[in-house]
This is a predicted structure of a 73-nucleotide RNA (transfer RNA) from a Candidatus Aenigmatarchaeota archaeon.
It matches the Rfam family "tRNA". Rfam links the family to the GO term triplet codon-amino acid adaptor activity.
The sequence was found in a public genome assembly.
The coordinates come from a structure-prediction model, not an experiment, and the mean pLDDT is 81.
RNA sequence: GGGCCGGUGGUCUAAUGGUUAGGACAUUGCCUUCACACGGCAAGGAUCGCAGGUUCAAAUCCUGCUCGGCCCA
Repeated sequence: GGGCCGGUGGUCUAAUGGUUAGGACAUUGCCUUCACACGGCAAGGAUCGCAGGUUCAAAUCCUGCUCGGCCCA
C1' cells in the first nucleotide's frame, strides 16, 4: 500500500429502514436477614467511532475518514 471483518451505557452483547435503541453483568435505592451473602422489585446511565449523503423516516443503506483485528504484498 491492497483485501476482509468489526467499533452500540462502566463491561459484554442484540436490534428486518418505522414504539421511548432491548438484554445480561456492574452501580444506586428499597424489600428480605440479628447481620452478610443469595434472592426479589425499582432507578440512573447511550445523542449507536467521526463527517457527509440517500430517504417522509438511518444504529441499520451509500461515500470518505479514523481506531482495532486477520490476511496478502